[in-house]
RNA sequence: GCGGGUGUAGCUCAAUGGCAGAGCUCCAGACUUCCAAUCUGGUGACGGGAGUUCAAUUCUCCUCACCCGCUCCA
Numbered sequence: 001g002c003g004g005g006u007g008u009a010g011c012u013c014a015a016u017g018g019c020a021g022a023g024c025u026c027c028a029g030a031c032u033u034c035c036a037a038u039c040u041g042g043u044g045a046c047g048g049g050a051g052u053u054c055a056a057u058u059c060u061c062c063u064c065a066c067c068c069g070c071u072c073c074a
Base pairs, nucleotide, nucleotide: 001070002069003068004067005066006065007064010024011023012022013021018054026042027041028040029039030038047063048062049061050060051059
């Protein structure tokens, strides 16, 4: 330099145009003599920019970070 992949909550993963969810964590409460476990509730996220669309996490382009392969040079 070329090609491909990944990027969503503190962590691990869903959702593939139409209200962004789950598990674990965290916070509060219940229970308990206390803790743990259990139960209930809550906080919190689409890497950045632009375009298409009535509507974009999703489609297109650019860009950033990481990973894989190929190639060139030193």